This is a predicted structure of a 137-nucleotide RNA (c-di-AMP riboswitch aptamer (ydaO/yuaA leader)) from a Bacillota bacterium. Its Rfam family is "c-di-AMP riboswitch aptamer (ydaO/yuaA leader)". Gene Ontology terms of the family: cyclic-di-AMP binding and regulation of gene expression. About the family: This family represents a conserved RNA structure found upstream of the ydaO and yuaA genes in Bacillus subtilis and related genes in other bacteria. Taxonomically the source falls in Bacillota (Bacteria, Bacillati). The coordinates come from a structure-prediction model, not an experiment, and the mean pLDDT is 76.
[in-house]
RNA sequence: GUGCCGCUUAGGCCAAAUCGUGGCGCCUUGCCACGACCGGGGGAACCAAUUACGGGGUGAAUCCGCCAUCGAGCGGUAGGGGCGACUCGCGCCGCGAACCCGACAGCUAACUCCGGCGGCUAACUUCGCGAGGAGGU
Numbered sequence: 001g002u003g004c005c006g007c008u009u010a011g012g013c014c015a016a017a018u019c020g021u022g023g024c025g026c027c028u029u030g031c032c033a034c035g036a037c038c039g040g041g042g043g044a045a046c047c048a049a050u051u052a053c054g055g056g057g058u059g060a061a062u063c064c065g066c067c068a069u070c071g072a073g074c075g076g077u078a079g080g081g082g083c084g085a086c087u088c089g090c091g092c093c094g095c096g097a098a099c100c101c102g103a104c105a106g107c108u109a110a111c112u113c114c115g116g117c118g119g120c121u122a123a124c125u126u127c128g129c130g131a132g133g134a135g136g137u
Stems, first nucleotide, its partner, number of pairs: 011121004018036007037116006047106001054104001055101004063076004079095001081093003086132005126134001
């Protein structure tokens, strides 16, 4: 100097996934309670809809084709995300899953129930480029 692996750090990313107070506990990063805020479901009138082949919910994650080698395969796609303060344009990168309810749910004021998990990643410094306008040193 280079390559590979692991650990730490926490600047950042997906997502509703966050913050605060108090108590208990202990070298842990926890447990309990409350609050704030964020998110989801159920639920009138009016309107809408029509029982099938069940139907429905969260989510971006739906649909199509190919192989006949069926492989958790290949290619595309509705749709969503990122590229390190914001907007616009260009370019690039990858995602396009999974789970749940259990015969039952359209919308829906009042009302009511529930969730706030998990996963990933730096060492580049206004972090790909251009323009704008706002900042920092």
Of the family's consensus pairs, 96% are formed in the model.